Overview
A computed fold for a 105-nucleotide RNA from Ornithinibacillus gellani, annotated as SAM riboswitch aptamer (S box leader). Its Rfam family is "SAM riboswitch aptamer (S box leader)". Rfam links the family to the GO term regulation of gene expression. The coordinates come from a structure-prediction model, not an experiment, and the mean pLDDT is 84. NCBI's taxonomy places the organism under Bacteria, Bacillati, Bacilli, Caryophanales, Ornithinibacillus.

RNA sequence: UUCUUAUCCAGAGAGGUGGAGGGACUGGCCCAAUGAUACCUCGGCAACGGCUUUUUAUAAAAGCAACGUGCCAAUUCCAGCAAGCAAUCGCUUGAAAGAUAAGAA
Numbered sequence: 001u002u003c004u005u006a007u008c009c010a011g012a013g014a015g016g017u018g019g020a021g022g023g024a025c026u027g028g029c030c031c032a033a034u035g036a037u038a039c040c041u042c043g044g045c046a047a048c049g050g051c052u053u054u055u056u057a058u059a060a061a062a063g064c065a066a067c068g069u070g071c072c073a074a075u076u077c078c079a080g081c082a083a084g085c086a087a088u089c090g091c092u093u094g095a096a097a098g099a100u101a102a103g104a105a
Stems, first nucleotide, its partner, number of pairs: 001105008013042005021031003025080004043072003048068002050064006076097001081094005
């Protein structure tokens, strides 16, 4: 980097460095010199892998958080494509794209 599977309406911030854009892309809408994004330290959230127990045992359920990740503005911030409803705004469902984990190449 690619592929497969699962999840994405819950949850969780302080300090320091630094100084301009950032929220993946496009449009919208937001965040940002009252210092964002990013990086570091500490803290926290969650429970994918992990561990323990049980069972109807290639799996499922309950529990734990020492370990590997992940995450801590806004539902993945909303939409993007298709279908249905409504025909003014829009609403619902499913894809696509993206993110994360585990496995494989």